[in-house]
RNA sequence: GCCGGAGUAGCUCAGCUGGUCAGAGCACCUGUCUUGUAAACAGGGGGUCGUCGGUUCGAAUCCGUCCUCCGGCU
Numbered sequence: 001g002c003c004g005g006a007g008u009a010g011c012u013c014a015g016c017u018g019g020u021c022a023g024a025g026c027a028c029c030u031g032u033c034u035u036g037u038a039a040a041c042a043g044g045g046g047g048u049c050g051u052c053g054g055u056u057c058g059a060a061u062c063c064g065u066c067c068u069c070c071g072g073c074u
Base pairs, nucleotide, nucleotide: 001073002072003071004070005069006068007067010026011025012024013023019057028044029043030042031041032040050066052064053063054062
């Protein structure tokens, strides 16, 4: 230098056939229960979907650019 993959909540990931409120598990907070803790149960908060731009009535999703990480080739 070229090619491919990945980037979504604190963590691991789903969603990629454009329209669904942007979700799950774990973690965190509150409550119930307990002498207390844990567990269990109930509820809650938390996201500019890596950046910038484009297409579109509408973008996490499509296109381009750049950044970071992983792998391969030279």
This is a predicted structure of a 74-nucleotide RNA (transfer RNA) from Gaiella sp. Lineage of the source: Bacteria > Bacillati > Thermoleophilia > Gaiellales > Gaiella. The sequence is in RNAcentral, with records from ENA and MGnify. Its Rfam family is "tRNA". The family's RNA type in Rfam is transfer RNA. Rfam describes the family as follows. Transfer RNA (tRNA) molecules are approximately 80 nucleotides in length. Its mean pLDDT, the model's own confidence on a scale to 100, is 80. The same sequence occurs in records of 3 taxa.